Transfer RNA from Streptomyces spectabilis, 73 nucleotides, folded computationally. NCBI's taxonomy places the organism under Bacteria, Actinomycetota, Actinomycetes, Kitasatosporales, Streptomyces. It matches the Rfam family "tRNA". Rfam classes the family as a transfer RNA. The sequence is in RNAcentral, with records from ENA. Model confidence (mean pLDDT): 80 of 100.
RNA sequence: GAUUCCGUAGCUCAGUUGGUAGAGCGGGGGAUUCUUAAUCCACCGGUCGUAGGUUCGAGUCCUACCGGAAUCA
Numbered sequence: 001g002a003u004u005c006c007g008u009a010g011c012u013c014a015g016u017u018g019g020u021a022g023a024g025c026g027g028g029g030g031a032u033u034c035u036u037a038a039u040c041c042a043c044c045g046g047u048c049g050u051a052g053g054u055u056c057g058a059g060u061c062c063u064a065c066c067g068g069a070a071u072c073a
Base pairs, nucleotide, nucleotide: 001072002071003070004069005068006067007066010025011024012023013022019056026044027043029041030040031039049065050064051063052062053061
């Protein structure tokens, strides 16, 4: 330098055919318990890497850029 893939919550990751974004872990709170652990309950937490474009509507499609990985040179 070229090609392919990845970027979504504090972390690990889903998100199918474009229709207002979720799980587990985590955090603090409550229930239970003599206490702790475990268990249960609801809650907290997101400009979906950045900027444009298409569309009535974009995490999803298109383009450029940024960052990471692999392969080739």